[in-house]
RNA sequence: AAUGCAUCGAGACAGCGGGAGGCCACGAGGCCUGUGAACGCUGGGCAACCGAUCCGAAUUGAGGACACGGUGCCAAGGCUCGCCCGGAAGUUUCGGGAGUCGAUGUGGG
Numbered sequence: 001a002a003u004g005c006a007u008c009g010a011g012a013c014a015g016c017g018g019g020a021g022g023c024c025a026c027g028a029g030g031c032c033u034g035u036g037a038a039c040g041c042u043g044g045g046c047a048a049c050c051g052a053u054c055c056g057a058a059u060u061g062a063g064g065a066c067a068c069g070g071u072g073c074c075a076a077g078g079c080u081c082g083c084c085c086g087g088a089a090g091u092u093u094c095g096g097g098a099g100u101c102g103a104u105g106u107g108g109g
Base pairs, nucleotide, nucleotide: 003107004106005105006104007103008102013043014042015041016040017039021032022031023030026082027081028080029079044074045073046072049070050069051068053065054064055063078101083097084096085095086094087093088092
């Protein structure tokens, strides 16, 4: 790397450097951005996937607390739609579901 499992509608900003892009991919929309994008550093924060500790349960699993450690994250539903089903409407909109791809954790290697 392949690949298994889980989650993906919530949450969380400031400074410095940098200097034109960014929102994965394809298409169509839309949004952010010289009132400073990507990216890097520092400090802060959010969260609770894994480990530790504790409670509970139990020898099967599920649950809770904490936030010490390992990650992650800090615009918008993974920005929206695209395929299927249904409703409303009258050519758009609402609800549910699926797939592909992606992100994060953990196993794997």